[in-house]
Molecule: Bacterial RNase P class A
Organism: marine eukaryotic metagenome
RNA sequence: AGUUGACCAGACAAUCGCGGAUGGGAGUUCCCGUUCGAGGAAAGUCCGGGCUCCAUAGGGCAGGGUGCCAGGUAACACCUGGGCGGCGUGAGCCGACGGCCAGUGCAGCAGAGAGUAGACCGCCUAAGUUGGCUUCAGGGCCAAACGGUAAGGGUGAAAGGGUGCGGUAAGAGCGCACCGCGUCGCUGGUAACAGACGACGGCACGGUAAACCCCACUCGGAGCAAGACCAAAUAGGAAUCCCUUUGUCUUAGGACAUAAGGCGCUGCCCGCGCUGGAUUCGGGUAGGUUGCUUGAGGUGCGCGGUGACGCGUAACCCAGAUGAAUGAUUGUCCUCGACAGAACCCGGCUUAUCGGUCAGCUCAU
Numbered sequence: 001a002g003u004u005g006a007c008c009a010g011a012c013a014a015u016c017g018c019g020g021a022u023g024g025g026a027g028u029u030c031c032c033g034u035u036c037g038a039g040g041a042a043a044g045u046c047c048g049g050g051c052u053c054c055a056u057a058g059g060g061c062a063g064g065g066u067g068c069c070a071g072g073u074a075a076c077a078c079c080u081g082g083g084c085g086g087c088g089u090g091a092g093c094c095g096a097c098g099g100c101c102a103g104u105g106c107a108g109c110a111g112a113g114a115g116u117a118g119a120c121c122g123c124c125u126a127a128g129u130u131g132g133c134u135u136c137a138g139g140g141c142c143a144a145a146c147g148g149u150a151a152g153g154g155u156g157a158a159a160g161g162g163u164g165c166g167g168u169a170a171g172a173g174c175g176c177a178c179c180g181c182g183u184c185g186c187u188g189g190u191a192a193c194a195g196a197c198g199a200c201g202g203c204a205c206g207g208u209a210a211a212c213c214c215c216a217c218u219c220g221g222a223g224c225a226a227g228a229c230c231a232a233a234u235a236g237g238a239a240u241c242c243c244u245u246u247g248u249c250u251u252a253g254g255a256c257a258u259a260a261g262g263c264g265c266u267g268c269c270c271g272c273g274c275u276g277g278a279u280u281c282g283g284g285u286a287g288g289u290u291g292c293u294u295g296a297g298g299u300g301c302g303c304g305g306u307g308a309c310g311c312g313u314a315a316c317c318c319a320g321a322u323g324a325a326u327g328a329u330u331g332u333c334c335u336c337g338a339c340a341g342a343a344c345c346c347g348g349c350u351u352a353u354c355g356g357u358c359a360g361c362u363c364a365u
Stems, first nucleotide, its partner, number of pairs: 001362008010333007018037008039339001043350002046348005051223004063219005068082005083097001084095004098214002103212002105208002120153002122149003129144006161179006180203001181201005186195003227290004237281006246257004261275005297316001299314006334337001
């Protein structure tokens, strides 16, 4: 100078205040005491589970997710170890990293040509061809493309293996050597995979699957405003029994109107509204209680494992509110203090974060 992992997140004191639990007093809501009271992310709600209700014989289709290998785990898209590829001098970091010989599709611009490829410039003129010159003739010479050529240039993200030698008219896996590639075998490894191991093949089979698709594995839905319990009234349903002023109608069950009484607004009067009475049952709104925090819990020690993690053991309890607490003031000190506030609970990931401590490792001097 860097890299990886773990940890801390101003400290102390006083006073006042708030929420939970608990003891006591008063007696229905207060007082006093004791004790506990946010985070590494409580966040985003992106994955995975627990829990709850609903659905569900079994199987399939559709749809979603995951995607190198092995292991860990309740489970995962997470973690650990390994393989391969890329980056870095290195410690180390990053990677949706199955399959385009099942099928289909896509590829702008540029470029001659973009997938059984292609001749724009360049190179070549051996054979064949065309034109010219020449020779008595056979032939010779010159020029060239509508011929040959994928070495070189140029276009492009990408141009159909690379280097060298031979070869050729010029060239070319055309031939050879080495490197690389493919197929099969052998060896090592649980496997992914690896091998300056062997044989065969002159050999690119192009790219793209966070394109359709194929293959393998996997997935029911909704969420604590889940769900459970208690339960007001002039709201409203049913059953049984009892009572019932007067009038009208009547299909004989009742219906309508009205008086008195009762209930509510308000303790009384007036007024207004509702109304036969009693008992029982069921649903259920407001409201209340519960779910609620002891849990895949953290810590110490021992053992197993490279590790994630697992097993055993000891002691521990560490927020639980519901208009919703966890704060304010003052003093002292220092390195002057970041991001940020629980709401059913856990395991992860991602994002935000002033700074500091410890440990392993790397590079330079």